[in-house]
RNA sequence: CCAGGCGGCCGGGCGACCGCGGCCCUUUCACGGGGGCGAGGAAAGUCCGGGCUCCACGAAACGAAGGUGCCGGGUAACGCCCGGCGGGCCCCGAGCUUGUCGAGGGGUUCAGGGACAGUGCCACAGAAAGCAUUCCGCCGGUCUUCGGGCCGGUCAGGGCGAAAGGGUGCGGUAAGAGCGCACCGCGGCUUCGGCAACGAAGGCGGCAUGGCAAACCCCACCUGGUGCAAGACCGAAUAGGGGUGGCACAUGGGCCUGAUUCGGCUCGUCACCCGGGUUGGUCGCUUGAGCGGCGGGGCAAUCCGUCGCCUAGAGGAAUGGUCGCCUAUCCCCGCAAGGGGUGGACAGAACCCGGCUUACAGGCCGCCUGGCGUU
RNA sequence: GCGCCCGUAGCUCAGUUGGAUAGAGCACGAGCCUUCUAAGCUUGAGGUCGUAGGUUCGAAUCCUACCGGGCGCGCCA
Numbered sequence: 001c002c003a004g005g006c007g008g009c010c011g012g013g014c015g016a017c018c019g020c021g022g023c024c025c026u027u028u029c030a031c032g033g034g035g036g037c038g039a040g041g042a043a044a045g046u047c048c049g050g051g052c053u054c055c056a057c058g059a060a061a062c063g064a065a066g067g068u069g070c071c072g073g074g075u076a077a078c079g080c081c082c083g084g085c086g087g088g089c090c091c092c093g094a095g096c097u098u099g100u101c102g103a104g105g106g107g108u109u110c111a112g113g114g115a116c117a118g119u120g121c122c123a124c125a126g127a128a129a130g131c132a133u134u135c136c137g138c139c140g141g142u143c144u145u146c147g148g149g150c151c152g153g154u155c156a157g158g159g160c161g162a163a164a165g166g167g168u169g170c171g172g173u174a175a176g177a178g179c180g181c182a183c184c185g186c187g188g189c190u191u192c193g194g195c196a197a198c199g200a201a202g203g204c205g206g207c208a209u210g211g212c213a214a215a216c217c218c219c220a221c222c223u224g225g226u227g228c229a230a231g232a233c234c235g236a237a238u239a240g241g242g243g244u245g246g247c248a249c250a251u252g253g254g255c256c257u258g259a260u261u262c263g264g265c266u267c268g269u270c271a272c273c274c275g276g277g278u279u280g281g282u283c284g285c286u287u288g289a290g291c292g293g294c295g296g297g298g299c300a301a302u303c304c305g306u307c308g309c310c311u312a313g314a315g316g317a318a319u320g321g322u323c324g325c326c327u328a329u330c331c332c333c334g335c336a337a338g339g340g341g342u343g344g345a346c347a348g349a350a351c352c353c354g355g356c357u358u359a360c361a362g363g364c365c366g367c368c369u370g371g372c373g374u375u
Numbered sequence: 376g377c378g379c380c381c382g383u384a385g386c387u388c389a390g391u392u393g394g395a396u397a398g399a400g401c402a403c404g405a406g407c408c409u410u411c412u413a414a415g416c417u418u419g420a421g422g423u424c425g426u427a428g429g430u431u432c433g434a435a436u437c438c439u440a441c442c443g444g445g446c447g448c449g450c451c452a
Stems, first nucleotide, its partner, number of pairs: 001371010012326007020038002023035004040346001044357002047355005052227001054225002065223005070084005085112001086110007095101001096099001113218002118216002120212003135158002137154007166184006185207001186205002189202005231283004241274007252267005276451003290309008327344001330341004376448007385401004403419005425441005
C1' cells in the first nucleotide's frame, strides 16, 4: 500500500428566496409584523423489558398457564450487554516419529440445564433400531448322497443405514472379543487451583443402557390483567327503550278505584349485547433510568463525582420547494495527469424510556489476519 | 396507536395437533363418444407449501426473523 473479517462513529455542507406547524412578543378586533424552535440511527417491525394509567385481588406460599435456562458481573428490569468456561468451525504454528500428527496461540460461532425420574419416536433399507441381533463370512463339533445340512462360538471382516454396544497397536485365541497390556477417549474418586462454570495432576474402573427435550416431561427461576383509543374534568346530543345472566325482594311503592278492606298486575340494582346520540374542548404531554465536556474506579459492560445545556409536543397530524457555490458516490472519455455529465442511501415522530431485529448509497477511525514492496 | 388471525396448483380448500408419498374439487391440454357442441369416460401437465435461517438422519408441519393480506377495538347515555 492492497484485500478480507470484526467493532465503533458519521450519514451531505454553506448561503439566498418562497412556504408549512406549534410557542412567545407586538400591533390590531379581521388582517399583519418580529423572534425562537421544528425527525432518526433506525422515528420501522411491535419481538422482549420497564415507567405511567385504570381494573381486579388484598400477607406469604402452593397450583394452573406462559416464558427463561453454562458461570460470574452490569442494569430500574430484561430473553439485553460485558467478561470468563466448555463444544463446533477456520487460520497460524513450536516440535518430531514428516503424519488424516500436533504442544500452544488467535479469530469466529453456539436456544449451551437434565437422556439410569418416567413416557414417546427413530421412516426406507437392513438379519437385527434399543435391558439388541447372526444375513454373508470365520472357527469348532457332528452328519453327509461331498452339493451341503444341523448344533454351538464369534462381532474382528463384508453388507444395510443418519445411527450397529469405544479407537489405534501389540499379545492372545480353534476363530475371535477389553480377553490381557500400552496410549488416546470415557466414567468415577482424591488432591490442588478458581467465587463459580470448570481446569490440572495422581490413583481406580474394562467400558457400566446411542440419538431426539426448537417431543411430552423433570428441575431451578420469573410473570395479575390492561394499553394514552390508558385515564381525569367540562360541554353537546339522544329513546335512560329492548334482550340475556347474576344478586336482592315486600311488613313497602305504583295502577285497576273517589276512599277503606279484600283481590289482581307490576317494580330494584349490576354486568354484557342490541338499539340510540355525538365525532367538541382542557389536562395527561414531554425535565428525562435526559444530553454533552472533564476527572476518577473497572479488562469490559458500566458506575461515581463535578460543570454546562434544554433539544418537536399537534388535530389524521407541520418538518417542504427553488436557485447559486462546493462535495462523496456513480457513468463516459483518457496510459496518466485530468476533463465532461449526474447529484445524495434507508427512511418520516404521535405517552415516554432501555434493548433486540430488520432496511441502509457512501465515508472516517480502531483491532486482527493474509499478500506485495522498502529498510 | 393497540390486539388478533391467515398465507399450500390459475381458483376454492384438505394435510400442520402426531415429522418420513404434497393431495381433492373446479378450471386447462390430449384422446374416446357424437353429424357437431355440451354433458360423460380415460389420461396428462401444473407446487421449490409466502421468504430466509436454524433444530433434526429427515421440516408444508417444530423454533426464530422478515414479507404480504384480513378482522376488531373511541366517547356519552
Predicted 3D model of RNase P RNA and transfer RNA as a complex of 452 nucleotides. The prediction has a mean pLDDT of 77.